[in-house]
Context: one part of a larger RNA
RNA sequence: CUGGGCGUAAAGCGUGAGCAGCCGGUUUUGCUAGUCUUAUGUUAAAUCUCACUGCUCAACGGUGAGACAGCGUGGGAAACGGCAAAACUAGAGCGGGUAAGAGGCAGACGGAACGUGCAGUGUAGGGGUGAAAUCCAUUGAUAUUGCACGGAACACCAAAAGCGAAAGCAGUCUGCUAGUGCUCUGCUGACGGUCAAUCACUAAAGCGUGGGGAUCAAAAAGGAUUAGAUACCCUUGUAGUCCACGCCCUAAACGAUACAUACUAGCUAUUGGGAGCAUCGACCCUUCCAGUGGCGAAGCCAACGCGUUAAGUAUGUCGCCUGGGAAGUACGAUCGCAAGAUUAAAACUC
Numbered sequence: 001c002u003g004g005g006c007g008u009a010a011a012g013c014g015u016g017a018g019c020a021g022c023c024g025g026u027u028u029u030g031c032u033a034g035u036c037u038u039a040u041g042u043u044a045a046a047u048c049u050c051a052c053u054g055c056u057c058a059a060c061g062g063u064g065a066g067a068c069a070g071c072g073u074g075g076g077a078a079a080c081g082g083c084a085a086a087a088c089u090a091g092a093g094c095g096g097g098u099a100a101g102a103g104g105c106a107g108a109c110g111g112a113a114c115g116u117g118c119a120g121u122g123u124a125g126g127g128g129u130g131a132a133a134u135c136c137a138u139u140g141a142u143a144u145u146g147c148a149c150g151g152a153a154c155a156c157c158a159a160a161a162g163c164g165a166a167a168g169c170a171g172u173c174u175g176c177u178a179g180u181g182c183u184c185u186g187c188u189g190a191c192g193g194u195c196a197a198u199c200a201c202u203a204a205a206g207c208g209u210g211g212g213g214a215u216c217a218a219a220a221a222g223g224a225u226u227a228g229a230u231a232c233c234c235u236u237g238u239a240g241u242c243c244a245c246g247c248c249c250u251a252a253a254c255g256a257u258a259c260a261u262a263c264u265a266g267c268u269a270u271u272g273g274g275a276g277c278a279u280c281g282a283c284c285c286u287u288c289c290a291g292u293g294g295c296g297a298a299g300c301c302a303a304c305g306c307g308u309u310a311a312g313u314a315u316g317u318c319g320c321c322u323g324g325g326a327a328g329u330a331c332g333a334u335c336g337c338a339a340g341a342u343u344a345a346a347a348c349u350c
Stems, first nucleotide, its partner, number of pairs: 003322004007304002012318001014201004021194003025088008034080001035077009048066007091191001092188003095184005103177007110154001114150008125136002162169002206247006216240001220236004258317006266295011299306002323350003332343004
């Protein structure tokens, strides 16, 4: 290489959009460079296979016969594939009706808590810990009451719940906006699947400029602990945490499980929708579709476990793996303000 693999052993890109490429539903007709078939030519000899045969056998040798497969040319077939034409509706999309939701963006408003300031009451402690101390307090703290200001986050509801492609999304209301389920089966008529490249989005931390700064808190300082304590604990505390705009592009970005389609026992819980039955109506009950969980038949798996939300049975496409270390490093290249990111070896060694 072939092959075999990718939940946990190495291996699914963080997620989506997507050109080329690859793959592609049902029916009919025609053509056919794929495909199948046949004839013929060619593919030197030796080698190889079979039969007979020569050395006493064999190895070795001789004579004859023979492929498979490739290529050229001619004839034929039309199931599959392709191309062309015509048609269809089960895939896909559009439309009518209807429904749920922390989906996104913007604005306004609310209460609790917290901190600070001012004022009242009040007096000697408070705070903190395993125990303490640093610390705060007679210039009146802690506690408590009132008023004011400030920033950030939204208790209960709350759930194995919901929404979103992922990252993620939660006080209330309003405006704008995106996606989705169910149902009708009206319209289009394969318009589809996947996707190297490319583009977009991407938690936290970090960076730039300007704001903001209540809380918490890297760094830093002090107090303890300790043999030491550059820690764990305590008192402080700056970046940051928040906002606007612009970057960064990484995570145990996890379901450690790529996407799409089809098929293959059930039971149970729950979310959204429909139909039937029932009813004055709503429940209940039966059933269908879409999601989210638990348990499990067959099957799979090294085992653990997975099991109609597959890790089962298949197909299509992409990505990735190939002993450990050196190393996700060096060099080069691209990107970035930087931090660094992406791509990505070898010597050597076991």
Molecule: small-subunit ribosomal RNA, central domain
Organism: Candidatus Yanofskybacteria bacterium